[in-house]
RNA sequence: GGCCUAGUAGCACAGUGGUAGUUGCAACUCCCUAGUAAGGAGUAGGUCGAGGGUUCGAUUCCCUCCUGGGCCU
Numbered sequence: 001g002g003c004c005u006a007g008u009a010g011c012a013c014a015g016u017g018g019u020a021g022u023u024g025c026a027a028c029u030c031c032c033u034a035g036u037a038a039g040g041a042g043u044a045g046g047u048c049g050a051g052g053g054u055u056c057g058a059u060u061c062c063c064u065c066c067u068g069g070g071c072c073u
Base pairs, nucleotide, nucleotide: 001072002071003070004069005068006067007066010025011024012023018056027043028042029041030040031039049065050064051063052062053061
């Protein structure tokens, strides 16, 4: 230098054009307990890596860039 791949909540992931993005763990509140853990109920947290484009509509498609991983030279 070229190619491929990934980037979504604190962490790990799903979702691949359609109206306010899923689940688990973690966090917080409540119940339970003498208390802690476990268990039960609930709540909050997302500019979907950045910018631009296409579209009635973009996390999803296209372009550029950033970061991580892999392959080739």
Molecule: transfer RNA
Organism: Amphiamblys sp. WSBS2006